[in-house]
């Protein structure tokens, strides 16, 4: 980098450096930001994918339910901020579901 699978309206911020952008890309909308953006560092926290562990079932591998948080990641404004493509409904511009794309994890190459 690519592929497969899983997950996402829940949750969790202070300080230092920095000095104008940021919310992935394109377009539109809506927001955050000099009462200090991005980025980096420190500390703290959240979550529970990997992980540890208990029970049950299955029986090489696995599934379901519960508990834990030492370690590997991730995350700590807003639904993945919303819409865009498809389908259904409809009071005709809105609702719902799905896809695509992106993100994260695990595995494979």
């Nucleotide at each position: 980098u690519u592929g497969u699978u899983a997950u996402a309206a829940a949750g969790a911020a202070a300080g230092g450096u920095g000095g104008a952008g940021g919310g992935a890309a394109u377009a539109g909308a809506c927001c955050c930001u000099u009462u200090g953006a991005a980025a980096c560092c420190u500390u703290a926290g959240c979550a529970a994918c990997c992980c540890u562990u208990u029970g049950c079932a299955a029986u090489u591998u696995u599934g379901c339910a519960g508990a834990g948080a030492a370690g590997g990641u991730g995350c700590u404004a807003c639904a993945u901020u919303c819409u865009a493509c498809c389908a259904a409904a409809u009071g005709u511009u809105u609702u719902u579901g799905g896809a695509a794309a992106g993100a994260u994890a695990a595995c494979a190459c």
Predicted 3D model of a 109-nucleotide RNA (SAM riboswitch aptamer (S box leader)). Its mean pLDDT, the model's own confidence on a scale to 100, is 83. Rfam family: SAM riboswitch aptamer (S box leader). Gene Ontology term of the family: regulation of gene expression.